Source information:
A computed fold for a 539-nucleotide part of an RNA from a metagenome, annotated as small-subunit ribosomal RNA, 5' domain. Model confidence (mean pLDDT): 85 of 100. Its Rfam family is "Bacterial small subunit ribosomal RNA". The full RNA is in RNAcentral, with records from SILVA.
[in-house]
Context: one part of a larger RNA
């Protein structure tokens, strides 16, 4: 000197942009944070509409139920990890990938249930049994079936040993779902759907494109006051298991191996890395915001579903804590956004709003989104402005110092002419909106079709949380805004008083014991200035 996620003391006018529990990964009241689809399916009380043979039916809206998908993403922390966790460079001839794209093929025929419901019970409650109906894109059989999978086999090709592609014989196993909208051109044929067409799905495998596992080289802190360490341990065989896959990953049998002074093994300490801060570089120091990876979710274990979890807001078990209990059971997990209580030197609103971004559902309209975009608080930080400006005396008062002559404060004030950022107040007033729906209007492909339905163009209507903000204008009016640290030397800025090794100061050195330029005050002086100064900490 530079810098901080700072704190603290004394101060405090706006404004932009960011930043804000670094400690208790400590317990948490309350709310909110992952749902959504009626164009998969049944029912449907109460409400509404229109029918009605007065029994009832149809639509529209709705709760729950079955069922799709999504809850594995987004958010949060940083406990534990010294590790293939990370970085980086490779491999996979050792895998797998929902949704998406692009290309090929297919969607045939059957069957049983079951939850809502209805009835009946048990239970204080959390929820449960037991009879009866019922639909499906829920679920179960059969056909079909190869470019898929295994065996067996032939041929080309290419490598990196195991072996990879590509062609091709035989066998042998394995798939499905259906919904919405038009229309009569084909079949049936009055109408129309069992036709046809359109979209939105479904089943099978190719490829891809995301994403993921998994090996491998090389990098990655202290301690030798830690010198041995290790029995699934090293390594092999198994027509063994298990996995998407390779492997002692697991299990049987064999062998006696691996590691280690280039620090094994043991202890500390810590999530790694773009980066960030310092510094001329080398270094060194940090890993707050943001951005990739990694792990965790009360504490320990498990596994289920699924394309993807051993799963924050899922499920079982076991502790610990808290809470309900009718004493027999039960319920819960803020390291998610606020917010409390604690610990603390110290970290903020139990806020609006989906208007944009972007995400999950869904053909769309929309829905849900504490991510997110915004507003609130804090001089926490950076950067900008502002507190006025010109003019004003050989120079008021006050005060201070004085060798009593005068010196200083000092153009500073006051007066006097402007000015108006900021402040008040009055009026205008955005961008950020592109989209999307429905109507008109034109073109395309398709099609039997000027039908729906796709699409692409243009007209109209319409969507803003901030926010009556930011910004423009009008008025007023110097009006509403300076403060802190220091003056012995390092170190820029001196006297006066008061005090007397006392009270005090203090980064070092050192100052105070009766003229203290070092304390305390008072004038004056330096620096910085919405700040400034201590403290911690790092170069």
């Nucleotide at each position: 000197g530079a810098a901080c996620g700072a704190a603290c003391g004394c101060u405090g006018g706006c404004g932009g942009c960011g930043u804000g529990c670094u400690u208790a990964a400590u317990a948490c009241a309350u709310g909110c944070a992952a749902g959504u689809c009626g164009a998969a399916c049944g029912a449907u009380g109460a409400g509404g509409u229109c029918c009605u043979u007065c029994g009832g039916g149809a639509c529209c809206a709705u709760c729950a139920g079955u069922g799709g998908c999504g809850c594995a993403c987004g958010g949060g922390u940083g406990a534990g990890u010294a590790a293939c966790a990370c970085g980086u460079a490779a491999g996979c001839a050792a895998u797998c990938u929902g949704c998406c794209u692009u290309g090929g093929g297919g969607u045939a025929u059957g069957g049983g249930a079951u939850a809502a419901c209805a009835c009946c019970g048990c239970g204080a409650a959390a929820g449960u049994g037991g009879u009866g109906c019922u639909a499906a894109u829920a679920c179960c059989g059969u056909a079909u079936g190869a470019u898929g999978u295994c065996g067996c086999g032939g041929c080309a090709u290419c490598g990196c040993a195991u072996g990879g592609u590509g062609c091709u014989g035989c066998g042998a196993c394995c798939a499905a779902a259906g919904g919405g909208g038009g229309c009569c051109u084909c079949u049936c044929a009055u109408g129309g759907a069992a036709g046809c067409u359109u979209c939105c799905g479904c089943c099978c495998g190719g490829a891809g494109a995301u994403g993921a596992g998994c090996u491998u080289g090389c990098g990655u802190c202290c301690c030798a006051u830690u010198a041995g360490c290790u029995u699934g341990u090293u390594g092999g065989u198994g027509a063994c298991g298990g996995u998407a896959a390779c492997g002692g990953c697991g299990c049987a049998c064999c062998a006696a191996g691996g590691c280690c002074g280039a620090g094994a093994u043991g202890g500390g300490u810590a999530g790694c890395c773009g980066g960030c801060c310092u510094g001329a570089g080398a270094g060194g120091g940090u890993g707050a915001u943001c951005g990739g990876c990694c792990a965790c979710a009360c504490u320990g274990g498990a596994a289920c579903u699924g394309a993807g979890a051993c799963a924050c807001g899922g499920u079982c078990c076991a502790g610990a804590c808290u809470c309900c209990u009718a004493c027999g059971g039960g319920a819960g997990g803020c390291a998610g956004c606020a917010g409390u209580a604690g610990g603390g030197a110290a970290u903020a609103u139990u806020g609006g709003g989906c208007a944009a971004u972007g995400g999950g559902c869904g053909a769309a309209a929309g829905c849900c989104u504490g991510a997110c975009c915004c507003a609130g608080c804090a001089a926490c930080g950076c950067c900008g402005c502002g507190u006025g400006a010109g003019u004003g005396a050989u120079g008021a008062a006050g005060c201070c110092c004085u060798u009593c002559g005068g010196g200083g404060u000092g153009u500073a004030a006051a007066g006097c002419u402007c000015u108006u950022u900021u402040g008040c107040u009055c009026g205008g007033g955005a961008a950020g909106a592109a989209g999307g729906u429905g109507u008109c209007g034109g073109g395309a492909a398709g099609u039997a079709a000027u039908a729906u339905g796709u699409u692409c163009c243009g007209a109209c209507c319409u969507u803003g949380a901030c926010g009556g903000u930011a910004c423009c204008g009008g008025g007023c009016g110097a009006a509403u805004a300076a403060g802190c640290c220091c003056c012995g030397g390092c170190u820029a800025a001196c006297u006066c008083c008061g005090u007397g090794c006392c009270a005090g100061c203090a980064g070092c050195c050192g100052c105070g014991g009766u003229a203290a330029c070092a304390c305390g005050g008072g004038g004056g002086g330096g620096g910085c200035g919405a700040g400034c100064g201590u403290u911690g900490u790092u170069c």